[in-house]
Context: one part of a larger RNA
Molecule: large-subunit ribosomal RNA, domain IV
Organism: archaeon
Parts: sequence; structure tokens; C1' cells
RNA sequence: UCUAGUUUAGGGAAGUCGACAAUUUGGUCCCGUGCCUUCGGUAGAAGGGAUCCCUGCGGUCGUAGGCUUAUGUCUGCGAUUACAGGGUGCAAUAACCGGGGGGGUCCGACUGUUUAACAAAAACGCAACUUCUCGCAAGCCGGCAACGGUUAGUAUGGGAAGUGACAUCUGCCCAGUGCCAGUACUUUAAACCUGAGUUCAAUCGGGCUAAGAGCUGGUAAACGGCGGGAAUAACUAUAAUUCUCUUAAGGUAGCGAAAUACCUUGUCGUUUAAUUGACGACGUGCAUGAAGGGUGUAACGAGAUCCCCAUUGUCCCAAACUAGAGUCCC
Repeated sequence: UCUAGUUUAGGGAAGUCGACAAUUUGGUCCCGUGCCUUCGGUAGAAGGGAUCCCUGCGGUCGUAGGCUUAUGUCUGCGAUUACAGGGUGCAAUAACCGGGGGGGUCCGACUGUUUAACAAAAACGCAACUUCUCGCAAGCCGGCAACGGUUAGUAUGGGAAGUGACAUCUGCCCAGUGCCAGUACUUUAAACCUGAGUUCAAUCGGGCUAAGAGCUGGUAAACGGCGGGAAUAACUAUAAUUCUCUUAAGGUAGCGAAAUACCUUGUCGUUUAAUUGACGACGUGCAUGAAGGGUGUAACGAGAUCCCCAUUGUCCCAAACUAGAGUCCC
């Protein structure tokens, strides 16, 4: 010096990206327990008290005996328990074992699953919601096939997708791309019919026709999309209002400097002595927005972030000790 530990006066996070680490708390019994809430929870909320030994006096339960037949009473043994007095120690869950707690916000409803050996999560799944498809000799999947799975099932079923408990909602656009339906009509191949090719043939024409395409409609919990410029109210500012260009339609309800905000440490308020933080508002949303779901949400989380209490060698500021390792000396 390192590794693993023990203990530190006063202060108590001043350390640090961050209380990382190490403390604190801890079992059992009694009292007590707020906000919120899906009324189940939250909850061991929080916060208090007790805990060992001896004695006394009660309660409850079991069992045996006596007196005696009553509303029973007395005595003994065992189990358990309330209260009180006394005793020892610094300390009685004395060792081991054994929750620190509270509040705000974000995300995900939850229990669960995952990158064996750098990621456990907000990712995956989930119940639930929605769409599409399939009538069974079906559809989807494996196989060249036979055949097999779904299924010894039958639409309350199977398959393919998206969203993701619950509550409340889910706006406008079918022009583009896709899908579905229709189609008197148009277009359209080969085969077929037919003509030319002096005959055969190559070859060249004409006719008929399916799907498809055209055409006509539908469809966004299909892929997707959801504007710009002027003027205007008796201070100013702003614009309910008007005009105009333009689109398939011009972003509705909500939420909003957000896990999304460039400018940005936006502005205001709260928190601090001081805050690029956090929370609550505002909205001028570079570039929010409704099942690629929007907004809330009790409970839950080895999730992310901020604050407070308690506690501490994280620190002020180091010190001593224990057991090892190494260096050096013999």
C1' cells in the first nucleotide's frame, strides 16, 4: 500500500452524476392508523407501548374426587390467559434470525416472460376490445405426393392481424395505394371458327371469349393524410367576424417546453439562503392528438425522476485496531 472487517468525539449528505456503499429499522402481542380508492384495498400505513424472573389475585377450557341433588358448591391436577406488586442487568425478540419510512411526477393496469455469460425494462405476454377470413370434401399450415396438424373440433369454432385491465371517448378525409362489390357497355391472348396465301406450309388478315383492365360504387379499429395569405371591435393588444388562394379533407375532443419543445436555463408560481432540477400553471405544439389509440386511473413495480423525516466515516478529516496479501530487511 492492497483485500476483508471492527470502532470513532462534534457536525450529519456539506461527499457524489446519484445517499453508491455502510448505517438505521427489524420477531411477537396490544393500542392506533391519513389522503386516495375499482370499496377489495391502501395497511405491517404512519405513530406509540410491552417483551426476562418471582409472588399475589382473577378469567376460560379439560379432567378427577367430596358434600350433595341446587341457580350448585368445595378441593386437587393440567393447559392457556388478563392485571398488579417486587427483583437482576447498560440492555430481557440481549446471540443467530429479522421491513427504514413518507410524499409528488412519468411509464407500464396487475401476477408473469426475456438478451445462459455486460441490458429485467417503459421491451414481450396478458385478460379485454376491434377488424378480416372460413359453411367443413371449408379455411390456414407441413409435405413432390400419399397423407398429416388445426380436429376425433364445426362460426359461443378455427385461422390472420391490430390495440392492450378498468373509466371516458375514439373526430374529418375514399383524391393516391390496397381490398370488396357491380358492370347493359369498351378493351383484350392463345386455342377455336373463317378469309388470303396458284396446292401444302410458313406467314398475313377477320370473328368469338375468360380473368384482368377501363367504367360505376363501397371501405380508414385498411396503408395512410388531416393548409396558406390579407383585413377587421371607440387607448393599445387580440380577433367572435369578413375576404381570398387552395385541398380528398384541412387536426375535432383531449393533452401539451412533454420519455415528444429547436430557439430554451421559454414565462409565471411553489420548493431552496442559492435550483440548467422537481411539481403546478400558460400555449407562441421547430415537429401533440385519438385502437401505429387520446386522456385519466386505485392497486402493483429489484422500472425512471424529484423532495422530506430518520440514520449514518459518503464527507469535514482523518485515526486506531483485527486477520490476510505484497514490498523491504534478516